[in-house]
RNA sequence: AGCAGAAGCGGCGAUGGAGCUCGCCCAUAAGUGCCGGGCAUGAUCAGACCGGCUGAUAGCUCCUACCAGAAC
Numbered sequence: 001a002g003c004a005g006a007a008g009c010g011g012c013g014a015u016g017g018a019g020c021u022c023g024c025c026c027a028u029a030a031g032u033g034c035c036g037g038g039c040a041u042g043a044u045c046a047g048a049c050c051g052g053c054u055g056a057u058a059g060c061u062c063c064u065a066c067c068a069g070a071a072c
Stems, first nucleotide, its partner, number of pairs: 010025004016063006033053005039047001
């Protein structure tokens, strides 16, 4: 390196990959961030529309990408 055999095997947690831990869902599912404004309404909620903001984690660690600052 190739071949054969045995065992094991799900998905998801607002932007990528891996390990560990936690939570959720059972495919008709879990999941698809936040803030403000006007529209509409008797009023509220939701919704769509417009504008703005944070984070590559559900949590921890590492890597990658991005951003900011400093030094060489």
Description
The prediction has a mean pLDDT of 76. The RNA shown here (Fluoride riboswitch aptamer (crcB RNA motif)) has 72 nucleotides and comes from a Limnochordales bacterium. Its Rfam family is "Fluoride riboswitch aptamer (crcB RNA motif)". For this family Rfam cites "Widespread genetic switches and toxicity resistance proteins for fluoride" (Baker et al., Science, 2012). The model forms 100% of the base pairs in the Rfam consensus.